[in-house]
Context: one part of a larger RNA
RNA sequence: GGCGUCUGGGGGAUGCCUAUGGCUCUGAUUGGCGACGAAGGACGCGGACAGCAGCGAAAACAGUGGGGAGGAGCACACAUCCGUUGAUCCGCUGGUCUCCGAAUGGGGCAACCCGGUGUGGUGAAGCCACAUCAUCAUCUGACGAUGAAGCAAACGCGGGGAACUGAAACAUCUAAGUACCCGCAGGAAGAGAAAACAAGAGUGAUUCCGUUAGUAGUGGCGAGCGAACGCGGACGAGCCCAAACCACAGCGGUUACGGCCGCUGCGGGGUUGUAGGACCGACCAUCAAAUUGAUUGGUAAACCGGAAUGUUCUGGGAAGGACAGCCAGAGCGGGUGAGAGCCCCGUACGGGUAAUGCGAAUCAAUGGGGUUGGGAUCCUGAGUAAGGGGGGGCCGGAGGAACCCCCUCUGAAUCCGGCAGCACCAUCUGCCAAGGCUAAAUACACAUCAGAGACCGAUAGCGAACCAGUACCGUGAGGGAACGGUGAAAAGUACCGCAAGCAGCGGGGUGAAAUAGAACCUGAAACCAGACGCCU
Numbered sequence: 001g002g003c004g005u006c007u008g009g010g011g012g013a014u015g016c017c018u019a020u021g022g023c024u025c026u027g028a029u030u031g032g033c034g035a036c037g038a039a040g041g042a043c044g045c046g047g048a049c050a051g052c053a054g055c056g057a058a059a060a061c062a063g064u065g066g067g068g069a070g071g072a073g074c075a076c077a078c079a080u081c082c083g084u085u086g087a088u089c090c091g092c093u094g095g096u097c098u099c100c101g102a103a104u105g106g107g108g109c110a111a112c113c114c115g116g117u118g119u120g121g122u123g124a125a126g127c128c129a130c131a132u133c134a135u136c137a138u139c140u141g142a143c144g145a146u147g148a149a150g151c152a153a154a155c156g157c158g159g160g161g162a163a164c165u166g167a168a169a170c171a172u173c174u175a176a177g178u179a180c181c182c183g184c185a186g187g188a189a190g191a192g193a194a195a196a197c198a199a200g201a202g203u204g205a206u207u208c209c210g211u212u213a214g215u216a217g218u219g220g221c222g223a224g225c226g227a228a229c230g231c232g233g234a235c236g237a238g239c240c241c242a243a244a245c246c247a248c249a250g251c252g253g254u255u256a257c258g259g260c261c262g263c264u265g266c267g268g269g270g271u272u273g274u275a276g277g278a279c280c281g282a283c284c285a286u287c288a289a290a291u292u293g294a295u296u297g298g299u300a301a302a303c304c305g306g307a308a309u310g311u312u313c314u315g316g317g318a319a320g321g322a323c324a325g326c327c328a329g330a331g332c333g334g335g336u337g338a339g340a341g342c343c344c345c346g347u348a349c350g351g352g353u354a355a356u357g358c359g360a361a362u363c364a365a366u367g368g369g370g371u372u373g374g375g376a377u378c379c380u381g382a383g384u385a386a387g388g389g390g391g392g393g394c395c396g397g398a399g400g401a402a403c404c405c406c407c408u409c410u411g412a413a414u415c416c417g418g419c420a421g422c423a424c425c426a427u428c429u430g431c432c433a434a435g436g437c438u439a440a441a442u443a444c445a446c447a448u449c450a451g452a453g454a455c456c457g458a459u460a461g462c463g464a465a466c467c468a469g470u471a472c473c474g475u476g477a478g479g480g481a482a483c484g485g486u487g488a489a490a491a492g493u494a495c496c497g498c499a500a501g502c503a504g505c506g507g508g509g510u511g512a513a514a515u516a517g518a519a520c521c522u523g524a525a526a527c528c529a530g531a532c533g534c535c536u
Base pairs, nucleotide, nucleotide: 001535002534003533004532005531006530007529008528009527015521016485017484021456022455023453024452025451026450027449028448029447030445031444032151033150040100041099042098043056044055045054047078051074052073061094062093063092064091065090066089070082071081072080105114106113107112115133116132117131118130119129120128121127135148136147137146138145139144155186156184157183158182159181160180166173170220196203197202207234208233209232210231211230217225218224238437239436240435241381245268246267248265249264250263251262252261253260254259273415275380276379277378278377279374280373281372282371283370284369287367291365292364293363294362295361296360298358299357300356303351304350305349309324310323311322312321313320325342326341327331333345334344335343386410387409388408389407390406391405392404393403396422417432418431419430420429421428472479473478492520495507496506497505498504
């Protein structure tokens, strides 16, 4: 020096575990917060207080309900206190709530600086305290009143709108009206009560699901894209204006002063396609989904009640073994020194005040009528429909291209009317545009509650089980970690010794165990050392 065995060191793999961790899903709730100053922060508040949590100069508050012996958070020590005159704690409701932040008196390099006005300290200057002072929109003659703004996970509607890619290249096409940007809203949004479909028979607003169907189609007929009718379900709901006509008011015109006409406003009336309404006649009586109020009962919190087991053996420890019982509307689950229906928390089941929220029923108010005859007159949404040109949307890429929407140039009819049924025409059929509202079935999950898992188990699972969007990096936008486990219980080693010793070690003690001693469960490998054996 090498090899081997053993004993250690080192290291933190593996196994097991999961206290508050994470992922995915289900059901329910809720679906907003904000100038009454939000979201998010800065700085403070403790006997001593650096951090986190909580709170706001009232920082250590109050009321009310629950609860019943301990308590002053994490946080284990000291001090000082509080509590059966009910504390701590939990639910609900209030008070206070510095400064910044939409930030809003003005400014500003956020958490800072500097003002005006009024009142007061107080009598002047100065200073201080409290209150108030931004902008925009609508209404108003004005004073002023009301509202907006900003934040928020996805879902929604609208305005804009790519490229990579695919086509085995690429230009039409695709990706895709996707990503992304902007605006706006709601708990849902949007759509919605036929100028619809259909086809010789019929359906009867919209939305969503299944099917029709990868069909009909479309397509450098390439890659691809891709319906509808009908059928089966979920849900279920229908209404209001404009106009004709009537009345009133204001303004204007005109007058023979009796009035008449026009415009505007408000009220009544009226709302449809087998046409309806106005108008002129005749006759008859009751419904909400909506808005408001009242009453009744319900539901939701903290929380309360809630059955039933002993002995013995092994063991540090019984819940394990043995023997003998019991409860069960409860044998889900968790804990307890190991594996507990009957030890503890619970579980099934049952109960729970006020205020407040939610939704329901009833009643009242507000609101809303119906039938029929006549057919002369009047009304029934105009720069509209449609057409030319240019685009876009539909399954449809300009095609024979209907239908719908936008821009532009033109531009009707008026119920003896008009639109549609895939060029166009006729017949036939369906429907009534150019005004508006409308629950439910549907989408989503920042958040709350309850639960589930052939999901993870600390290099996994969220980036984050641990004081994590932290440390750290970057001028910045931004990027972005690592770190879990003593033990049943701290019983966390009194005392002695060695030593320079608040290091370390040896005794000794605790403990079932200390090679469980805090660098703490298990403790692999690399690597290091010692002892022994063999070889050189």